Model confidence (mean pLDDT): 89 of 100. Predicted 3D model of a 348-nucleotide part of an RNA (small-subunit ribosomal RNA, central domain) from a metagenome. It matches the Rfam family "Bacterial small subunit ribosomal RNA". Its family is annotated with structural constituent of ribosome and ribosome in the Gene Ontology.
[in-house]
Context: one part of a larger RNA
RNA sequence: CUGGGCGUAAAUCGCGCGUAGGCGGUUUGGUAAGCUGGAUGUGAAAGCCCUGGGCUCAACCUGGGAACUGCAUCCAGAACUGCCAGGCUAGAGUAUGGUAGAGGACAGUGGAAUUUCCGGUGUAGCGGUGAAAUGCGUAGAGAUCGGAAGGAACACCAGUGGCGAAGGCGACUGUCUGGACCAAUACUGACGCUGAGGUGCGAAAGCGUGGGGAGCAAACAGGAUUAGAUACCCUGGUAGUCCACGCCGUAAACGAUGUCAACUAGCCGUUGGGCUCCUUGAGGGUCUAGUGGCGCAGCUAACGCAUAAGUUGACCGCCUGGGGAGUACGGCCGCAAGGUUAAAACUC
Repeated sequence: CUGGGCGUAAAUCGCGCGUAGGCGGUUUGGUAAGCUGGAUGUGAAAGCCCUGGGCUCAACCUGGGAACUGCAUCCAGAACUGCCAGGCUAGAGUAUGGUAGAGGACAGUGGAAUUUCCGGUGUAGCGGUGAAAUGCGUAGAGAUCGGAAGGAACACCAGUGGCGAAGGCGACUGUCUGGACCAAUACUGACGCUGAGGUGCGAAAGCGUGGGGAGCAAACAGGAUUAGAUACCCUGGUAGUCCACGCCGUAAACGAUGUCAACUAGCCGUUGGGCUCCUUGAGGGUCUAGUGGCGCAGCUAACGCAUAAGUUGACCGCCUGGGGAGUACGGCCGCAAGGUUAAAACUC
């Protein structure tokens, strides 16, 4: 190398775009590189193998054959792959008309609530807990009414609902902008799939600079609990959480299930779009794109899957006993934190 695997046992890169490469629809003609057949030369001898012979046999020696799966040249073939030329439309895409949507960015606006401040009413408690205490309050709290400020998040609608490649996205309005789906035609004519490197995006936390700071809240302080309590509970509370710009690049980044394509019984919901039927109803049928629940065959160690984990094909990534260890060293990246790539001794 060959093998077997990757939902839960080790194993699908967090997700896209894409270079090289690999793979690639249908048809005609050509070509003959791959491919197939034949011929010639070569493929030393010995050895191996087959079959004879010689030592009494054997080992050993020896004759002949086969083999030497290879290479070169020539001739022939043309189904398949490749290459060249031409055509096609079922893949892919473009145009036209619609539709749904928390898809993205920016700007503006709104109401509820919390907090703080100001003012009115009003009096002795409030708060908190398993029970308390710390804490707040006669310098007038808590409660209640009116006003103001400021920040953050958007109740109901809300739905195994929607959108997005993933991370993720939820008040309203406007501007800019990406994608998807449906229908009927027209057009391009394989323009495709995957994708080592590469490159972009990437929750939270964290970092840098400058703002902002209502609530919440690591750290921290106090009160409890306890044998102790560096916790769980309570009262406070700073980073942070928010914004702008720049880093970080990781997660149980999960469907623990790579992407693309084809095929393989049905039944019941739900979202978007179209067609159609009438008995216009909260209707029925059907096509299509999603999203869920069951389920035949099949698969599976079982659980289960069926939007496949079934039957196949293309390409990539990854796994190879546990610990040591996702560590050390080195490289690359980072301001740092650290990330990434990634062993061995030893041990069971």